[in-house]
This is a predicted structure of a 575-nucleotide part of an RNA (large-subunit ribosomal RNA, domain V) from a marine metagenome.
The coordinates come from a structure-prediction model, not an experiment, and the mean pLDDT is 81.
It matches the Rfam family "Bacterial large subunit ribosomal RNA". Its family is annotated with ribosome and structural constituent of ribosome in the Gene Ontology.
The RNAcentral record of the full RNA draws on SILVA.

Context: one part of a larger RNA
RNA sequence: CCAUCGGGGAGAGAAGACCCCGUGGAGUUUUACUGCAGCUUGUGCUUGUAGUAUAGUAAAGAUUACAUAGUGUAUUUGGGAGCCAUGCCUCAUUUUCUUUGGGAAAUGAGUGAAGCGACGAUGUAACACCAAAUUAUUUUUGCAGUACUACUUACCCGGUGCAGACCGGGGACAUGUGCAGGUAGGCAGUUCGGCUGGGGCGGCACCCCUCUGAAAAGAUAUCAGAGGGGCCCAAAGUUUAGUUCAAACGGGUCAGAAAUCCGUUGAAGAGGGCAAAGCCAAAAACUAGACUGACAGGAUUUCCAAACGCACGGAAUUCUGAGACGAAAGUCUGGCUUAGCGAUCCUUCGUGUGCCCACUAUUGGGGCCCGAAGGUGACAGAAAAAUUACCCCAGGGAUAACAGGCUCGUCGCGGGCGAGAGCUCCUAUCGACCCCGCGGUUUGGUACCUCGAUGUCGGCUUUUCCUAUCCUGGUCCUGCAGCAGGGGCCAAGGGUGAGGCUGCUCGCCUAUUAAAAGGGAACAUGAGCUGGGUUUAGACCGUCGUGAGACAGGUCGGUCUCUGCCUGAUGGAAG
Repeated sequence: CCAUCGGGGAGAGAAGACCCCGUGGAGUUUUACUGCAGCUUGUGCUUGUAGUAUAGUAAAGAUUACAUAGUGUAUUUGGGAGCCAUGCCUCAUUUUCUUUGGGAAAUGAGUGAAGCGACGAUGUAACACCAAAUUAUUUUUGCAGUACUACUUACCCGGUGCAGACCGGGGACAUGUGCAGGUAGGCAGUUCGGCUGGGGCGGCACCCCUCUGAAAAGAUAUCAGAGGGGCCCAAAGUUUAGUUCAAACGGGUCAGAAAUCCGUUGAAGAGGGCAAAGCCAAAAACUAGACUGACAGGAUUUCCAAACGCACGGAAUUCUGAGACGAAAGUCUGGCUUAGCGAUCCUUCGUGUGCCCACUAUUGGGGCCCGAAGGUGACAGAAAAAUUACCCCAGGGAUAACAGGCUCGUCGCGGGCGAGAGCUCCUAUCGACCCCGCGGUUUGGUACCUCGAUGUCGGCUUUUCCUAUCCUGGUCCUGCAGCAGGGGCCAAGGGUGAGGCUGCUCGCCUAUUAAAAGGGAACAUGAGCUGGGUUUAGACCGUCGUGAGACAGGUCGGUCUCUGCCUGAUGGAAG
């Protein structure tokens, strides 16, 4: 230099499609959330006429109202001593009708009988007359109805006609439209928490309290260890006064180990509503009396929250007012202390002869100031379900699956000791319990490299290495007579094969064989092959799910790219 090969360049290709993350997206589903069509029901208008029945309401008129007693059918109340009388009768005048007998109307004058009431009686209540109201019936009218029947002119349908229109059928229904209720993945928008020895499932370590961890100030993490809270109490609070507990021993009727009683000892071994810690004896425990300070308003400090700042909530101190208990000194702003809790908006309540704005006869308003309740436990508090293998994007080796690293519980191999088995006898052989190692072929743990990609099981092919040696070689022991075996030591030169089943590694089986040993090399080897399995898109079954879909469950099917730059290897050629 030529040709070939394809071990290495974690070779090239593609900001990994698996996994996680993002208060990224999209498709799909549904009893997710919120809506919208559509459907349905009611009602107003479009929408007129007549009738029947029926209930309501208002007004007007007429009527109605019975215990007994009382003459008798007393609705109730008030006024009330008169009422009937604006009438009847007689006379006169005028008008009118007429059958000439008289009748009717108007005006004027005269007349005062009878009846009713009062009185009396009865009775809760007394009547005439006037006024108002009630109960019930009925008539008329008005109003808004309900149910039904009928009509035709609105309106609708069909037919004829060029058209005006006409005919037929329906008909105030339907249609259209406004408002309201119901339903509503048909459609739309959106959401689908966090922590986490990857994520999911599980759990809450998401708000608080006690102890330990915590390394003797304070503070201090883990899905660290042991436990609690989301209340309860009108007394289990306040104050004053009195008392002393648990237990043991001795004694004592029923009475016993243990009931109630007496005595002695008794710093606490009890009790303090509840967890734990601290604290407490003339008390903070137990008992009793009286009370309500578990009161109203203001201020300061402090914990939450170890730089600054930090809400809600908790605590302490103090002032003013009005009080409780106590003789008084004093104590009391809940409970021996440390847990027992909650923003804006909205609603409701309380307080006040408070404040502001608006309106006022179709009479009803809104807000502010102070306090409280209704709740967000993902507890400084969005109103919120799934699925994606049809998937997409931005990223991550901050985080999983393969391989590597570390580790070595597990795994494999070895050693120490020697209980025991081996007739006797630990060590021919086997060897419990306990202890100490080695390896890095199992399975784990971890998350250190790689997610702008180091292709994943098995088979085929090809090479090299290790020895903890299956065969072949040498040698020692034997519970080795020999043959055949069992167990060690040295030894890796060579060998370790074939077939059936399964995708299989493994394993089981078959016949051979001297033997059919075990492993490493990114579980060697896909720019060497294959692609049966796993692990995309199609589909079926079982199971789960309302469903979309899911399943280390099964099943059929399913694109394996690369022209070799460097190095390396093989063969050849030249110097």